[in-house]
């Protein structure tokens, strides 16, 4: 100095002026006070509180998960581990049960691709026009095709081969000791002489799931229209129109109340909680559990949480001073210019995932120079 893994950590600070939204007060149209977004608030992917229907139990269908043992309310999530896989290596990645159940599937190239297969080559036999040619059979060691040709290696053995037959070796499955809680690891025997690949194909095993979601779900309720019911009228006219009241004219079959149900609206849910911070105890650890001490002042509903200036601060780029080193480079300090992501609650809560700026520590590999 380059290029990489890993890990928590921060999401500019103070001020001033004007602004939103929600609390509170007050001398009540004006004023003060207080409080007001995130690491993901984002996707709405799992998962659970909460809330209402549903429900004696069981079963079908569905849906999910899918090595191990521990965590948690719960998980597809964590954390410690086995395995396998990838990388020189720090390390990262894995829905990692069953294809020796059953069913499908598989371009192209190849003779031949799933109860295999004979092209070229080997080899035996036979015929003929015999340095060779044709016909039969026999063979998977060789050669070429492919992602994949049905263990590997050496010897025997053979007409030429072939697990045909034997060592070893790699696999399976059974089985037996040792060590682990376990998944799984050493280790030993015996079998058949060998079994492709595909389950985020059907499918089979095994183990969990009732359905809607805060627009849930309680409470208060207008007008209109509709239902129940009482009363009052239909030429003995209720009742409405006529400039405020009476008469009077006019139109005239409904008017009036009262109860419940639903709508709008409004409250509520709803902000103290699986809740933060610190220290202690167990436990590798995720976590558990004790103890202080914080947080009642984010809670909108076209949706507030912002603007704008100042100074400090970091960041990049140029200049220059001035330190260290043999350089490469590096730093401290000043000036000038630029720059500061990603986004923004919406019942909450614990995860994944995805966007995204900065700085810090550890640790890898490689190269310079002394």
């Nucleotide at each position: 100095g380059a290029a990489g893994c890993c890990g928590g950590c921060c999401a500019a600070a103070c001020g001033a002026u004007c602004g939103c939204a929600g609390g509170g007060g007050a001398u009540u149209u004006c004023c003060c006070c207080c409080u007001g977004a995130g690491g993901a608030a984002a996707g709405u992917c799992c998962g659970g509180a909460c809330a209402c229907c549903a429900c004696a139990g069981g079963g079908c269908a569905g849906g999910a998960u899918g090595c191990u043992c521990c965590a948690u309310a719960a998980c597809a999530u964590g954390g410690a581990g086995u395995c396998g896989c990838g990388g020189c290596a720090g390390c990262g990645c894995g829905a990692a049960g069953g294809c020796a159940a059953g069913u499908g599937c598989a371009a192209c190239a190849g003779a031949a691709a799933g109860c295999a297969g004979a092209c070229c080559g080997c080899c035996c036999c036979g015929c003929c026009c015999c340095a060779g040619g044709c016909g039969g059979g026999g063979u998977a060691a060789g050669g070429g095709u492919g992602a994949a040709a049905c263990g590997g290696u050496g010897c025997g053995g053979u007409a030429a081969g072939a697990g045909c037959g034997c060592a070893c070796c790699a696999g399976u499955u059974c089985u037996c000791c040792g060590g682990g809680u376990g998944a799984c690891c050493g280790g030993g025997g015996a079998a058949g002489c060998u079994a492709g690949g595909u389950a985020a194909a059907c499918c089979c095993c095994a183990u969990c799931c009732g359905g809607u979601g805060c627009a849930a779900a309680a409470c208060c309720a207008a007008a209109u229209a509709g239902g129940g019911g009482a009363g009052c009228g239909u030429c003995u006219g209720a009742g409405g129109g006529u400039g405020g009241c009476c008469c009077g004219c006019c139109c005239a079959a409904g008017c009036u109340c009262c109860c419940g149900g639903g709508u709008a609206g409004g409250u509520c849910g709803c902000a103290g909680g699986a809740g933060a911070u610190g220290c202690c105890c167990g436990g590798c650890a995720a976590c558990c559990g004790g103890c202080a001490u914080c947080c009642a002042a984010a809670g909108a509903u076209g949706a507030a949480u912002g603007a704008u200036c100042g100074u400090u601060g970091c960041c990049c780029g140029u200049a220059g001073c001035g330190a260290a080193g043999c350089a490469a480079u590096u730093c401290u300090c000043u000036a000038c210019g630029g720059g500061a992501a990603c986004a923004g609650a919406a019942u909450c809560c614990g995860g994944c995932u995805u966007a995204c700026g900065g700085a810090c520590g550890g640790c890898u590999u490689c190269g310079g120079c002394c």

This is a predicted structure of a 370-nucleotide RNA (Bacterial RNase P class A) from a Desulfobacterales bacterium. Its Rfam family is "Bacterial RNase P class A". Rfam classes the family as a ribozyme. The gene name in the source record is rnpB.